[in-house]
RNA sequence: GGAAAUGUAACUCAGCCUGGUAGAGUGGCAGACUGAAAAUCUGCUGGCCGCCGGUUCAAAUCCGGCCGUUUCCA
Numbered sequence: 001g002g003a004a005a006u007g008u009a010a011c012u013c014a015g016c017c018u019g020g021u022a023g024a025g026u027g028g029c030a031g032a033c034u035g036a037a038a039a040u041c042u043g044c045u046g047g048c049c050g051c052c053g054g055u056u057c058a059a060a061u062c063c064g065g066c067c068g069u070u071u072c073c074a
C1' cells in the first nucleotide's frame, strides 16, 4: 500500500440480510429468604447503537466518507 471482518449497556453478545417504541445474560443497588452468608426469588439500575453526511414519513438497520481494533496479502 491492497483486501476482509468487526465496533450496540460497566463486561460478553443478540437485533442489521427483510428500515417501524433498543434487548438478553453477567455485573451493581435495594428487598425477601438465612443465626449469618452463599444459592434462589422480586424490584430497580442501565446505551440518542464508533464519528460525519446522504436516502426515507421513519435509519442500530440502506448508501458514501472517516476513525479504532483484528486477520490476510504484498
Base pairs, nucleotide, nucleotide: 001073002072003071004070005069006068007067010026011025012024013023020057027045028044029043030042031041032040050066051065052064053063054062
Notes
Predicted 3D model of a 74-nucleotide RNA (transfer RNA) from Flavobacterium rhizosphaerae. Rfam family: tRNA. Its family is annotated with triplet codon-amino acid adaptor activity in the Gene Ontology.